[in-house]
RNA sequence: GCAGUUAUGGUGUUAAUGGCAGCAUAAUAGACUUCCACUCUUUAGGUCUGAGUUCGAAUCUCAGUAACUGCU
Repeated sequence: GCAGUUAUGGUGUUAAUGGCAGCAUAAUAGACUUCCACUCUUUAGGUCUGAGUUCGAAUCUCAGUAACUGCU
C1' cells in the first nucleotide's frame, strides 16, 4: 500500500429481504427480612463518526475512525 471481518446501554448479546431496538447481567428506588443475602416489582441508560437514498435506515450507498486477520 491492497483485501476481508467487526463496531449496538457499564458489560455480554439479539434484531428473516428497511417499519416502535429486545434480552441477560450490573446500577437506582421500593417490597420481603430484626439486618444481610436470595426473590419480586420499578426506573434510567445504547445502534463508531459524517453525508446520501427512502415516507421511513442498526440494516442499503459513499467517505472516514478504531480493532483483528491475510497479502505485498
Predicted 3D model of a 72-nucleotide RNA (transfer RNA) from Dokdonia pacifica. It matches the Rfam family "tRNA". Rfam classes the family as a transfer RNA. Model confidence (mean pLDDT): 81 of 100. The RNAcentral record of the sequence draws on ENA and Rfam. Taxonomically the source falls in Dokdonia (Bacteria, Bacteroidota, Flavobacteriia, Flavobacteriaceae).